[in-house]
RNA sequence: GGACGAGCCUCUGGAGAGACUGAGAGCCCAGGAUAACCCCUAGGUAUCACGGCGCCGAAGGCGAAAGUGCAGCCCCAAUGGCUGCGCGAAACGCUCAGGCAAAAGGACAGAGGAGAGGAU
Numbered sequence: 001g002g003a004c005g006a007g008c009c010u011c012u013g014g015a016g017a018g019a020c021u022g023a024g025a026g027c028c029c030a031g032g033a034u035a036a037c038c039c040c041u042a043g044g045u046a047u048c049a050c051g052g053c054g055c056c057g058a059a060g061g062c063g064a065a066a067g068u069g070c071a072g073c074c075c076c077a078a079u080g081g082c083u084g085c086g087c088g089a090a091a092c093g094c095u096c097a098g099g100c101a102a103a104a105g106g107a108c109a110g111a112g113g114a115g116a117g118g119a120u
Base pairs, nucleotide, nucleotide: 001120004117008113009112010111011110012109013108018053020052021051022050024048025047026045027044028043030041031040032039054100055099056098060096061094062093063092067087068086069085070084071083072082073081074080
């Protein structure tokens, strides 16, 4: 000098599933009442927190198949078989977390950047 390069930063793309429902608070609006506010009645709400039922899987998390390591046993012995404890992947499974209008988030992908390390 340096192929490669874990994670990181920037930009772009990025799915699924109830704008469900209950009562309350906040806010808006109509009427009544009042000098006016407060108050009462009815309605709306894509806000807030708390519940109910239904769902999604692509933050994160969890699980283990083939195979394989060790130990013990079966078999004269080996191939092999059984048991136990480990290692063992995902976009598979679970649905704890998270999510179910928009926004945000988002596994992953593309482009760019610096770059620990580093074969040579």
A computed fold for a 120-nucleotide RNA from Shewanella loihica PV-4, annotated as Glycine riboswitch aptamer. The model forms 89% of the base pairs in the Rfam consensus. The organism belongs to Shewanella loihica, within Bacteria. RNAcentral records the identical sequence in 2 taxa.